[in-house]
RNA sequence: CUCUUAUCAAGAGUAGCUGAGGGACUGGCCCUAUGAAGCUCGGCAACCUUCCCAUAUUGAGGAAAGGUGCUAAUUCCUGCAAAGCAUGACAAAUGUUUUGAUCGAUAAGAG
Numbered sequence: 001c002u003c004u005u006a007u008c009a010a011g012a013g014u015a016g017c018u019g020a021g022g023g024a025c026u027g028g029c030c031c032u033a034u035g036a037a038g039c040u041c042g043g044c045a046a047c048c049u050u051c052c053c054a055u056a057u058u059g060a061g062g063a064a065a066g067g068u069g070c071u072a073a074u075u076c077c078u079g080c081a082a083a084g085c086a087u088g089a090c091a092a093a094u095g096u097u098u099u100g101a102u103c104g105a106u107a108a109g110a111g
Stems, first nucleotide, its partner, number of pairs: 001111008013041001015040003021031003025079001027077002042071003047067003050063003053059002080100008
């Protein structure tokens, strides 16, 4: 880097250093000197390892020592398609809701 599988409506700081950007991309809309991103400490969670309980080989159970990860807003909304609803002439079109995909993030495995 690519592929596969699973999850993504929850949760997590009145901290220290630092000093201008950030929310992946598009279009929006937001956060930010009342301090962005980054680093440290803290915290959250439970994908993998480990331990315990149960089970007969798995659990939608418990813990949180290790490996990641995360720590504004539903993946912040959106992008493509289908269906419903509303307006409209029973049309075109517009808005909105739901579902599925696409894209993205994370973990594990494989190449």
Predicted 3D model of a 111-nucleotide RNA (SAM riboswitch aptamer (S box leader)) from Rummeliibacillus suwonensis.